Transfer RNA from a Bacteroidota bacterium, 72 nucleotides, folded computationally.
[in-house]
RNA sequence: GACCCUGUAGAUAAGUGGUUACAUCGUCGGGUUUUCAGUCCGAAGGCAGGAGUUCGAUUCUCCUCAGGGUUA
Numbered sequence: 001g002a003c004c005c006u007g008u009a010g011a012u013a014a015g016u017g018g019u020u021a022c023a024u025c026g027u028c029g030g031g032u033u034u035u036c037a038g039u040c041c042g043a044a045g046g047c048a049g050g051a052g053u054u055c056g057a058u059u060c061u062c063c064u065c066a067g068g069g070u071u072a
Stems, first nucleotide, its partner, number of pairs: 001071007010025003018055001027043006048064005
């Protein structure tokens, strides 16, 4: 240099065009408990960035960024 894969919440991770983006752990608040732990209820928190296609984009296309791999 060429090609391929990945990027979604603090972590892991589902969703591949259509209602308010799913779950677990974690965090916070409350109940239970003398307290802690455990458990129950609730809440906050997310589509790497930009452009395009489309009535509609996390999803499709292009560019960029970051990480990984193959090859020379």

The coordinates come from a structure-prediction model, not an experiment, and the mean pLDDT is 82. It matches the Rfam family "tRNA". From the family's description: Transfer RNA (tRNA) molecules are approximately 80 nucleotides in length. The family's RNA type in Rfam is transfer RNA.